About this RNA:
A computed fold for a 391-nucleotide RNA from a Bacteroidales bacterium, annotated as Bacterial RNase P class A. Taxonomically the source falls in Bacteroidales (Bacteria, Pseudomonadati, Bacteroidota, Bacteroidia). Rfam family: Bacterial RNase P class A. Rfam links the family to the GO terms dimeric ribonuclease P complex, tRNA processing and ribonuclease P activity.
[in-house]
RNA sequence: UCAACGUGUUCUGUCGCUUCCGGUUGCAGAACCGGAAGAGGAAAGUCGGGGCAAUACAGGGCGCCAUACUUCCUAACGGGAAGGUUCCGCAGCCGGCGGAAACAGCAAGUGCCACAGAAAAUAACCGUCUUGUCGCGACUUGUCGCAACAGGAUAAGGGUGAAAAUGUGGGGUAAGAGCCCACGGCUCAGGUUGGUAACAACCUGCGCGGGUAAACCUUAUGGAUUGAAAGACCAAAUAUACCGGAAGGUUCUGCCGAAAGACAGAACAGGGAGCUGCCCGCUCCUUUCCGGGGGGUAGGUCGUUAGAACCUUAUGGCGACAUAAGGGAUAGAUAAAUGACAGGAGUCCCGCAUUAGCGGGAAACAGAACCCCGCUUACAACGUUGAACGG
Numbered sequence: 001u002c003a004a005c006g007u008g009u010u011c012u013g014u015c016g017c018u019u020c021c022g023g024u025u026g027c028a029g030a031a032c033c034g035g036a037a038g039a040g041g042a043a044a045g046u047c048g049g050g051g052c053a054a055u056a057c058a059g060g061g062c063g064c065c066a067u068a069c070u071u072c073c074u075a076a077c078g079g080g081a082a083g084g085u086u087c088c089g090c091a092g093c094c095g096g097c098g099g100a101a102a103c104a105g106c107a108a109g110u111g112c113c114a115c116a117g118a119a120a121a122u123a124a125c126c127g128u129c130u131u132g133u134c135g136c137g138a139c140u141u142g143u144c145g146c147a148a149c150a151g152g153a154u155a156a157g158g159g160u161g162a163a164a165a166u167g168u169g170g171g172g173u174a175a176g177a178g179c180c181c182a183c184g185g186c187u188c189a190g191g192u193u194g195g196u197a198a199c200a201a202c203c204u205g206c207g208c209g210g211g212u213a214a215a216c217c218u219u220a221u222g223g224a225u226u227g228a229a230a231g232a233c234c235a236a237a238u239a240u241a242c243c244g245g246a247a248g249g250u251u252c253u254g255c256c257g258a259a260a261g262a263c264a265g266a267a268c269a270g271g272g273a274g275c276u277g278c279c280c281g282c283u284c285c286u287u288u289c290c291g292g293g294g295g296g297u298a299g300g301u302c303g304u305u306a307g308a309a310c311c312u313u314a315u316g317g318c319g320a321c322a323u324a325a326g327g328g329a330u331a332g333a334u335a336a337a338u339g340a341c342a343g344g345a346g347u348c349c350c351g352c353a354u355u356a357g358c359g360g361g362a363a364a365c366a367g368a369a370c371c372c373c374g375c376u377u378a379c380a381a382c383g384u385u386g387a388a389c390g391g
Base pairs, nucleotide, nucleotide: 001387002386003385004384005383006382007381009345010344011343012342013341014340015339017038018037019036020035021034022033023032024031025030040365044376045375047374048373049372050371051370052227053226054225055224059280060279061278062277064223065222066221067220068219069083070082071081072080073079084103085101086100087099088098089097090096104218105217109216110215111212112211113210125158126157127154128153129152130151131150132149133148135146136145137144138143139142166184167183168182169181170180171179185208186207188205189204190203191202192201193200194199231302232301233300234299242292243291244290245289246288247287249268250267251266252265253264254263256261270286271285272284273283274282275281310327311326312325313324314323315322316321347362348361349360350359351358352357
């Protein structure tokens, strides 16, 4: 200096606020007295998981969203612990230390890989080999060499690039090439051994451009929605379709009736509501539509703080944690209380002094609102552990 983790204040007095307990006065509203308690490690962000509550009670399909190595922990999680694989840094030749991972799948399919380069996978720019045409030179008069053009072969060499057709060596060839051989590398499949597993080591076989899925996509698993302004109850008050207009079914049953028809009930149709974004399905209400005039809702109680809670000890476990015993209670407001002043203590800094004293100064991030468990972010000062540098 950096990283991880922990702490991140306390006492007295005066006055003031909220809740609770006890007491006094008062018809009551309420007032007074005493006592106890009163905002965090993140209360922040609202990124996750649940508890709890509601949607009467279920369900199926599609869509959408989330997660993705293994085992374990947990109420659960996208969290945590331990390990595996890959990569990075340090060190070092034994395989050690630290860190990161959006860590299922590219042998299901479809896409994309800028620029440069001939070409990013149906590869010929240079180069190499070879055939022909034509020209020049040499000489042994048909050979050799050079240059240009045209055709053929070539993935060994070179260039471009992040990446260019699996590596090295040998043979072979006109020159070359897994064309052939030996030893390697990689993907996939199978087998043996070890491990709970992910995987590791070894052996065998087929094969051989890569990369990319916070590219589309595929596979597996999971997910109903809403959110305390959720929701429940009480009090008070009122007018449960009140008024006007228009339209009006089908079937069955009962009753009245001579019949028509009226009334009541049930089912269907039509209309509406709810269950997720949609569909199916289910349930509930109701004959439908248009217009008009009114009533109620601003109060109170619960939810609301005793929990998967916290602390200590013991046992088990590498660990996260689990089990058992014991212990103590630590806000509950509702426009929102938890404070102000004074003095001291503690922490840190500076000066004086060298007795552990005096004086001065500083103190971060930041305020509960249903509760809990995680993640992320902010932080003066001090402490613990580790790494590096310096002395």
The coordinates come from a structure-prediction model, not an experiment, and the mean pLDDT is 75.